[in-house]
RNA sequence: GCGGUUGUAGCUCAGGGGUAGAGCAUCACCUUGCCAAGGUGAGGAGCUGGGUUCGAAUCCCGGUAACCGCU
Numbered sequence: 001g002c003g004g005u006u007g008u009a010g011c012u013c014a015g016g017g018g019u020a021g022a023g024c025a026u027c028a029c030c031u032u033g034c035c036a037a038g039g040u041g042a043g044g045a046g047c048u049g050g051g052u053u054c055g056a057a058u059c060c061c062g063g064u065a066a067c068c069g070c071u
Base pairs, nucleotide, nucleotide: 001070002069003068004067005066006065007064010024011023012022013021018054026042027041028040029039030038047063048062049061050060051059
């Protein structure tokens, strides 16, 4: 320098045009004599700039970061 993959919650990951979800974690409450375990609930996220579309996490283009390969 070229090509590819990936970027979503504090962490690990789903979701591939129409309300953004799960597990763990955090907080509150319930349960218990206490702890642990369990139950209910709450808060919390789209790497970035454009484009297409009635509507974009999703499709297209640029940028950027990590990883892999080639030279």
Model confidence (mean pLDDT): 84 of 100. A computed fold for a 71-nucleotide RNA from a Streptosporangiaceae bacterium, annotated as transfer RNA. The sequence is in RNAcentral, with records from ENA. It matches the Rfam family "tRNA". Rfam classes the family as a transfer RNA.